[in-house]
Molecule: THF (Tetrahydrofolate) riboswitch aptamer
RNA sequence: CGUAGAGUAAUAAAAGAGCGUAAAGUGUUGCAAAAUGGGAUGUCGUUUGCAAACGAAAAGGUUUAUUCCUUGCGGUUCUUUUGUGCGUCCGCUACG
Numbered sequence: 001c002g003u004a005g006a007g008u009a010a011u012a013a014a015a016g017a018g019c020g021u022a023a024a025g026u027g028u029u030g031c032a033a034a035a036u037g038g039g040a041u042g043u044c045g046u047u048u049g050c051a052a053a054c055g056a057a058a059a060g061g062u063u064u065a066u067u068c069c070u071u072g073c074g075g076u077u078c079u080u081u082u083g084u085g086c087g088u089c090c091g092c093u094a095c096g
Stems, first nucleotide, its partner, number of pairs: 001096005010084009019074003028052007038090005058071004
């Protein structure tokens, strides 16, 4: 110097453990902020806070009870596994 490759945020599926079903969570909109391949920069996406509007699937059994159990339901949470997963420059690994 050339060729090839790995790795982020995140996301999908499966499994497991929870939460809610006396409605939190999820989703939507606005504002602000943050993190985001090892470094720089930047995009997309993501997350957090605040505000607003919207909004749901329960059933059976059991109990002194607003308890407990089972089956469901929620664009539900977390963990694990597998798959997917940075534009430019530099770096890293392998080969030449």